[in-house]
RNA sequence: GCCGCCGUAGCUUAGUCGGCAAAGCACGUCUUUGGUAAAGACGAGACCCUGGGUUCAAGUCCCAGCGGCGGCU
Numbered sequence: 001g002c003c004g005c006c007g008u009a010g011c012u013u014a015g016u017c018g019g020c021a022a023a024g025c026a027c028g029u030c031u032u033u034g035g036u037a038a039a040g041a042c043g044a045g046a047c048c049c050u051g052g053g054u055u056c057a058a059g060u061c062c063c064a065g066c067g068g069c070g071g072c073u
Stems, first nucleotide, its partner, number of pairs: 001072007010025004019056001027043005049065005
């Protein structure tokens, strides 16, 4: 230098035929206990790496960057 994959909640990921963003762990409250833990119920939390474009509508498609991983020369 070239090619491919990836970037979504504090962490790990799903969502990839465009149509109100999902789960587990962690966190908060409550129940249970003599008290913890465990278990159960409820709840808060991401406008999706950045900037443009297409579209009535973009996490999703296109372009350019940035970052990470892998491969090739």